[in-house]
RNA sequence: UGGCGUAUAGCUCAGCGGCCCAGAGCGCCUGCCUUAUAAGCGGGAGGUCGGUGGUUCGAAUCCACCUGCGCCUA
Numbered sequence: 001u002g003g004c005g006u007a008u009a010g011c012u013c014a015g016c017g018g019c020c021c022a023g024a025g026c027g028c029c030u031g032c033c034u035u036a037u038a039a040g041c042g043g044g045a046g047g048u049c050g051g052u053g054g055u056u057c058g059a060a061u062c063c064a065c066c067u068g069c070g071c072c073u074a
Stems, first nucleotide, its partner, number of pairs: 002072006010026004018057001028044005050066005
């Protein structure tokens, strides 16, 4: 300098145009159980899906650019 990939909850990830108006595991809070803790079972909080535009009746999902990160190349 060029190319490719990636960005979703505190962490690791799924979701690939509408049925979900965003989910799982772990973590956190809480109830039950226990003498107590752990384990187990139930409930709950937590995300304008990196940003700005565009396409579409409809975008986390497709396109462009920007930013961060990773890889390759010069």